[in-house]
RNA sequence: UCGUGCUAGACGGGGAGGUAGCGGUGCCCUGUAACCUGCAACCCGCUAUAGCAGGGUUUAAUUCCAAAGUACGGCCGGUGCUGUGUUCAACUAUCUCAAUAAGUGACGUUGAAACUUCAAGCUGUUACAAUGGUUUUUUGCUGAACCCCGUCAGGCCUGGGAAGGAGCAGCGGUAGGUGAUGAAAUCAUUAGGUAGCGGUCUGCUGAAGUGGAGUUAACUGUUGUGAUCAGGUGAAUAUCCAGAUCGGUCCAGCAAUGGUGCACGA
Repeated sequence: UCGUGCUAGACGGGGAGGUAGCGGUGCCCUGUAACCUGCAACCCGCUAUAGCAGGGUUUAAUUCCAAAGUACGGCCGGUGCUGUGUUCAACUAUCUCAAUAAGUGACGUUGAAACUUCAAGCUGUUACAAUGGUUUUUUGCUGAACCCCGUCAGGCCUGGGAAGGAGCAGCGGUAGGUGAUGAAAUCAUUAGGUAGCGGUCUGCUGAAGUGGAGUUAACUGUUGUGAUCAGGUGAAUAUCCAGAUCGGUCCAGCAAUGGUGCACGA
């Protein structure tokens, strides 16, 4: 150095979390080739030699071990660094309200504003009118079978007779009933007519007088207040949003480097 056999070892690893600590199942990352069965998160099994039990494969090297390098990924902290969100501020756009009176318009010497007076308006009261009811009266018709009045034909009764009596119908009236209109009186009326006498407002309306040129605010503009939706700007804030960056920590994988048994034979 080579060959054969055996054995240690290996047959994924890591992060967070959990744990006195270690590992596992579970979660996450990496590896694409990287054993099987049973146990197991209010957990399972161990003790710095740190999964336990059983079975199987492979092997002293590209496969085992080590540190460094590189590097995926995770975790911790910092930086408002970027984006995003939120808040505030002002700006742009639109709208509302208020003011102003620069422009337009409208009114105005056929007389603006302002002032004065009188009315209107609103309202109170008096009287009349109107409407409705009641009563009285005027008038028409009807009208008590009898128990209302008057007159009472006929008939009846009394009488010798003359006459008289009661009295139905009829007629005329009365009480009553029912209409119409007129008049008078009285009561009422949430609508409200006429007239008289007042009160109230000067804000609005009208007329007259004084006055002698402005008035108005419809539109545009300007100013201010408030609101709406959207935009970008500035500032702050949120790392319990996303990313970036700095620092720290753990670290899969990767290529290379170094290290590492036993037996027999050549």

Overview:
Predicted 3D model of a 266-nucleotide RNA (Bacterial large signal recognition particle RNA) from a Fidelibacterota bacterium. It matches the Rfam family "Bacterial large signal recognition particle RNA". Rfam's curators write: The signal recognition particle (SRP) is a universally conserved ribonucleoprotein involved in the co-translational targeting of proteins to membranes. The family's RNA type in Rfam is non-coding RNA gene. The organism belongs to Fidelibacterota, within Bacteria.